[in-house]
Order: sequence, then structure tokens, then C1' cells
RNA sequence: UAUUCAUCAAGAGUGGUGGAGGGACAGACCCUGCGAAGCCACAGCAACCGGUUUCGAAAACAGCGAAACGCCAGGUGCUAAUUUCUGAUCUCAGCCUUUGGCUGGGUGGAAGAUGAACC
Repeated sequence: UAUUCAUCAAGAGUGGUGGAGGGACAGACCCUGCGAAGCCACAGCAACCGGUUUCGAAAACAGCGAAACGCCAGGUGCUAAUUUCUGAUCUCAGCCUUUGGCUGGGUGGAAGAUGAACC
């Protein structure tokens, strides 16, 4: 990097360095010299993987389920705004110059992010 699976309405920032961008992409809308990205330190959030206790059905193990997402926090991840919002299709309502278009809502795909597995 590719593929598969799961999750994405919750949660959690200070300091140093740096010096103009950042929020993936497009549009919108935001953040930013009252200091962006990146890097470093410390702190925190969460519980995907990992570890671990009890209970349940089961002969037992494994596996599965439950215990306020049990408990712990070793490997990742994350710490403005719902993945910031919208993005394909289908659908509902309204409007118009009616094989259609526009506006608003719903559904939900694509895309993206993170983890795990596999190569």
C1' cells in the first nucleotide's frame, strides 16, 4: 500500500519550540500573530488489541454472553466544532418556467479516520 471486519451523536490540553497556515478532497462554514502546521515534554480521554476476576448455558477447555461498555492500562489511537456540515441513490413536503429544476427534512451510499486480521 491492497483486501476483509468492527466502530465513528460520548470523552479528554497545558507548557516549550516553531513562525503561517490548518480543519483528508470539493463547496460551505470555521480555527489561527490573543500564535496555524510540524516537533518535544508532561498531563488527560477512551477501551480496538492485550491482561485479568466473577457469573450464565455447556461434562470440561476454547469460544460466546453478562457484570453502569466488570476491572487493569502493556500495544495503538485520540484530546475545537457530530467524521464541523453537505457530497450517490431512494424518499417526504413546499415552490417553479414541470420528461425537469430549486429549497428544506429523512434514509443512507461513497469517501475518510481509527483498530484488528491477512499478504
The RNA shown here (SAM riboswitch aptamer (S box leader)) has 119 nucleotides and comes from a Bacteroidota bacterium.
The sequence was found by an Rfam model in a public genome assembly.